[in-house]
Parts: sequence; structure tokens; C1' cells
RNA sequence: CCGCCUGUAGCUCAUCCGGAUAGAGCAAUUGCCUUCUAAGCAAUAGGUAACAGGUUCGAGCCCUGUCAGGCGGG
Repeated sequence: CCGCCUGUAGCUCAUCCGGAUAGAGCAAUUGCCUUCUAAGCAAUAGGUAACAGGUUCGAGCCCUGUCAGGCGGG
């Protein structure tokens, strides 16, 4: 320098061909339980979907550029 893949909650990841209010597990907080803690049970909170544009009635999903990470090639 070129090509490919990835970027969604604090972490690991879903969301299969675009359709309304984006979810799960772990973690966090609160409550129950327990002499206390852990474990267990219940509930709650938490996301401008990397950034900026475009297409569309409608974009996490499609297109373009940029940034970051990974892989391969020269």
C1' cells in the first nucleotide's frame, strides 16, 4: 500500500432477507431469605447501535467516507 472481517448496555453476544416502543447471559442496585456473608429467588436501572453523510414512508440491518481492532497478501 491492497483485500477481507468486526464495531450494539460495564463485559461477552443475539437482533435470519429493512417494519414501529433494540434484547439475553454475566456484572450493578434494591428487596426477600440467612445470625452475618456467599449462594438462591424477585424486581429495577442501564444503549445518540464507533463517527459523519446518503437511499427509503421507515435503517442496528442497505450504500459511501472516516476512525479503531483483527486476519491475509505485497
This is a predicted structure of a 74-nucleotide RNA (transfer RNA) from Comamonas denitrificans.
RNAcentral holds the sequence, with entries from Rfam.
Rfam family: tRNA. The family's RNA type in Rfam is transfer RNA.